[in-house]
RNA sequence: CUCCACGGGAGAGCUCGGACCGACCCGGCCCCGGCCGGUGCGGGACGACGCCGAAGGAGCAAGCCCUCCCCGCCACACUCACAGGCCACCGAACCGUGGGGGACAG
Numbered sequence: 001c002u003c004c005a006c007g008g009g010a011g012a013g014c015u016c017g018g019a020c021c022g023a024c025c026c027g028g029c030c031c032c033g034g035c036c037g038g039u040g041c042g043g044g045a046c047g048a049c050g051c052c053g054a055a056g057g058a059g060c061a062a063g064c065c066c067u068c069c070c071c072g073c074c075a076c077a078c079u080c081a082c083a084g085g086c087c088a089c090c091g092a093a094c095c096g097u098g099g100g101g102g103a104c105a106g
Stems, first nucleotide, its partner, number of pairs: 001101008013049001015048003020043003025038005050086003056082001057080003063073002
């Protein structure tokens, strides 16, 4: 430095929309098995807009290089927000414990 196991591990819509599904209610039809329509309710997916920032990705400072400049190299939990995420689960940088492999590379 890296891999594995276990434990810990934050943030962000209680937004809008049209279809779909589900249960209840009302009305109609009917072969009593069901079917059609309507209002509101609940649900996940999809779309819109908004938001988060700790997988991954991208950017760069001092400094290095050079007589100097340019080019180039150059870090982050910083910045961006591509990717990812915004019930829970999963995932999650990072930390701890244990174990394996590699290496003197920046």
Description
Glycine riboswitch aptamer from Nakamurella flava, 106 nucleotides, folded computationally. The coordinates come from a structure-prediction model, not an experiment, and the mean pLDDT is 81. RNAcentral holds the sequence, with entries from Rfam. It matches the Rfam family "Glycine riboswitch aptamer". For this family Rfam cites "A glycine-dependent riboswitch that uses cooperative binding to control gene expression" (Mandal et al., Science, 2004). NCBI's taxonomy places the organism under Bacteria, Actinomycetota, Nakamurellales, Nakamurellaceae, Nakamurella.